[in-house]
RNA sequence: AAAGACGAUAGAGGUUGCGCUUUUCAUCAGUAAUCUGUCGGAUGCAGCAGCUGCAGAUGAAGACAGAGGAAAGGGAACGGCGCCGAAAGAGGUUGAGUGCUGUGCUCAGCAGACUUGGGCAUACGGGAAAUACCUGUAUGACUGUCACUUCCGAAAUGAAGUGGGGCGCUAUCAAAAUC
Numbered sequence: 001a002a003a004g005a006c007g008a009u010a011g012a013g014g015u016u017g018c019g020c021u022u023u024u025c026a027u028c029a030g031u032a033a034u035c036u037g038u039c040g041g042a043u044g045c046a047g048c049a050g051c052u053g054c055a056g057a058u059g060a061a062g063a064c065a066g067a068g069g070a071a072a073g074g075g076a077a078c079g080g081c082g083c084c085g086a087a088a089g090a091g092g093u094u095g096a097g098u099g100c101u102g103u104g105c106u107c108a109g110c111a112g113a114c115u116u117g118g119g120c121a122u123a124c125g126g127g128a129a130a131u132a133c134c135u136g137u138a139u140g141a142c143u144g145u146c147a148c149u150u151c152c153g154a155a156a157u158g159a160a161g162u163g164g165g166g167c168g169c170u171a172u173c174a175a176a177a178u179c
Stems, first nucleotide, its partner, number of pairs: 001178001007173005014084001017083005023077003034067006043055004047103005087116003092110007117143002120140008145164007
């Protein structure tokens, strides 16, 4: 000196960027619990298996009718807070809960880095009570960013196309190899 490796710090994206959360609202749901009546007639409940416990002929489960009437998980909006691998998903692992053991399920945590730049729409599938919401795959356009090609232009900016992936991109600092 720069075609600046490896780093440090700061920062950008936006149809509704991301997460958490107060409040409100809808949904859940005229559902569940509970009570009454009629029918019913021996099982039923604790997810499942085994065990155990409990309810049951003073009538179990179940059905119908009437009365009664929620809540949680899940979601949306405004506001607040923290942020820009924000975070989400899948898998792993640890702990707690579910009567006990096993298993399953639910919740919380942890590490790594497997997938995703971001949100959106459509189709099909999974989760979910669900038309909410989340998610997998495919497709589509949009948006941000960088690279390349072409066009306009003195240049910068800009336009069009193609491609990449957040292990990206921008700025500053520092700086190895190299000259």

The RNA shown here (Lysine riboswitch aptamer) has 179 nucleotides and comes from a Lachnospiraceae bacterium. The sequence is in RNAcentral, with records from Rfam and Ribocentre. The source organism's lineage runs through Bacteria, Bacillati, Bacillota, Clostridia and Lachnospiraceae. Of the family's consensus pairs, 100% are formed in the model. Model confidence (mean pLDDT): 76 of 100. It matches the Rfam family "Lysine riboswitch aptamer". Rfam describes the family as follows. Riboswitches are metabolite binding domains within certain messenger RNAs that serve as precision sensors for their corresponding targets.